RNA sequence: UGUUGUCAUGGGCAAAACUGUCGAAAGGCAGUGACGCAAAGCCUCCGGUCUAACAGCGCAAGCUCAGGAUAGCGGGGUUGCAGGC
Numbered sequence: 001u002g003u004u005g006u007c008a009u010g011g012g013c014a015a016a017a018c019u020g021u022c023g024a025a026a027g028g029c030a031g032u033g034a035c036g037c038a039a040a041g042c043c044u045c046c047g048g049u050c051u052a053a054c055a056g057c058g059c060a061a062g063c064u065c066a067g068g069a070u071a072g073c074g075g076g077g078u079u080g081c082a083g084g085c
Stems, first nucleotide, its partner, number of pairs: 002085003012037002017032006035072001041078003045075003048070003055064003
């Protein structure tokens, strides 16, 4: 440097829930907490899924819609660690 990716060791991240907070909501952030994860590090380019404020339709109830959200739903891009070769 390339490749592989946890046998062992030392570690890393942090689901749900609760509390606070932001948001119309989905959901985000912080603390507590661990369901799990070998990229559960980072990025919405593609697909899926969630929400529907605004907007459109409707007498109404409602229906449709992403410039919103999800990277712990996949694909893709990118960076990287123990050990082995």
The RNA shown here (c-di-GMP-I riboswitch aptamer) has 85 nucleotides and comes from Pseudomonas sp. HAR-UPW-AIA-41. Rfam family: c-di-GMP-I riboswitch aptamer. Its family is annotated with cyclic-di-GMP binding in the Gene Ontology. The organism belongs to Pseudomonas, within Bacteria.